This is a predicted structure of a 73-nucleotide RNA (transfer RNA) from a Candidatus Aenigmatarchaeota archaeon.

This record gives sequence, C1' cells and structure tokens, in this order.
RNA sequence: GCCCCCAUCGUCUAGUGGCCAAGGAUGCCGGCUUCUCGAGCCGGAGACCGGGGUUCGAAUCCCCGUGGGGGCA
Repeated sequence: GCCCCCAUCGUCUAGUGGCCAAGGAUGCCGGCUUCUCGAGCCGGAGACCGGGGUUCGAAUCCCCGUGGGGGCA
C1' cells in the first nucleotide's frame, strides 16, 4: 500500500427495515430475607462509534471517516 471482518448498557451479547418497550447475562444501586456476609427473591439506573445518503420508516441497507482484528505484499 491492497483486500476481508468487526464496532449495541461498565463487561459479554441478542437483534437481519416497522411492532409494546432496543431484550438477556453479569456487574452497579435500592429493598426483602439473614445475627453478619454470601446466596436467593423483588425493583431501579444504564447502550446502538462519528458524519452523510436511501426509504413513508434505519441499530439493521449504501458511502465516507475513526478505532480494533486478520490476510497479502
């Protein structure tokens, strides 16, 4: 330099054009329980990498950029 893949709560992830909210696990916060801790149960906060485009409608499709990974030279 060229090509390919990936980017969603703190972390790991589901989602493949519309619905009811972006769901789950774990972590965090609060409550119940317990002599205490832990475990268990209940509740809560928390995310679509950035910018454009397509579309009536985009986390999802397209383009550019950024970052990460891999391959070739």